[in-house]
Context: one part of a larger RNA
Molecule: large-subunit ribosomal RNA, domain VI
Organism: Patescibacteria group bacterium
């Protein structure tokens, strides 16, 4: 731009994805084999490596969280704290985000064949799986299993709304399950979208201040205390206001 107004819902032409393997058990020490040895068929368990998705567990990370500890300047000073020093260094760690971690997958099955096996069966009074007919038979082929898919210009289907009595969608604002920007995708008071604020969940790991012990470093007690970024629910206290755009053909 088409698809001859919107909305959600889909069909599937087409196309890609994935297809791997090992050992081990029973069948069986069976059949075989003088013994040595040692099956086919079929059932069943458990790996490797590969892919996908998640993060309850193991573990990374977590520079706006939590505690310790140094030097230095500051808050007049004491305490207590900021600022700098690689995030100053050091021990832990929530969401998020990951892999060494966790769950799943390859199939089963249908159809047609390969090489091979066969049924009838003639030319060619036999015989002959083949000439004419008719089956069995692969990790391979087509299917099925999972994505995408009507720009499938053949532009496809319902199902509902509308065409000025205006469906819808755009701007615009709050955002994040999305994201460089658009885009997407929740939300806009008939409201939990984000902040804040409350209960918590999870971290740190016993705050400050005061009492008491102790000449004092210090310790106990008030205490699982203070604190706490992204979880989780709840809450209209802030902000999403109001006001516009475009919109259906001859």
């Nucleotide at each position: 731009c088409g698809u001859u107004g919107a909305u959600a819902c889909u069909u599937g032409a087409g196309g890609g994805g994935a297809a791997u393997u090992g050992a081990c058990u029973c069948u069986a020490g069976u059949a075989c084999g003088a013994g040595a040895g040692g099956a086919c068929c079929g059932a069943g368990u458990u790996g490797a490596a590969c892919g996908a998705a998640c993060c309850u567990c193991u573990g990374g990370u977590c520079u706006a969280c939590g505690a310790g500890c140094u030097g230095u300047c500051c808050u007049g000073c004491c305490a207590a704290g900021g600022g700098c020093a690689c995030c100053g260094c050091u021990c832990g760690g929530u969401a998020g985000c990951u892999a060494u971690g966790u769950u799943c997958g390859g199939a089963u099955c249908g159809g047609a064949u390969a090489a091979g096996c066969g049924c009838u069966g003639a030319a060619a009074g036999c015989a002959u799986a083949u000439a004419a007919g008719c089956g069995c038979g692969a990790a391979g082929c087509c299917g099925g299993c999972c994505c995408c898919a009507a720009g499938a210009u053949u532009a496809g289907g319902u199902a509902u709304c509308g065409u000025u009595u205006g469906a819808g969608a755009c701007c615009c604002g709050u955002g994040a399950g999305a994201g460089a920007u658009g885009a997407u995708c929740a939300c806009g008071u008939u409201g939990a979208u984000a902040g804040g604020c409350g209960u918590u969940a999870g971290g740190u790991g016993u705050a400050c201040g005061u009492g008491c012990c102790g000449u004092a470093a210090g310790g106990c007690a008030u205490u699982g205390a203070g604190c706490c970024g992204a979880g989780a629910c709840g809450u209209a206290c802030u902000a999403a206001u109001c006001c516009g755009u475009c919109g259906a053909u001859c």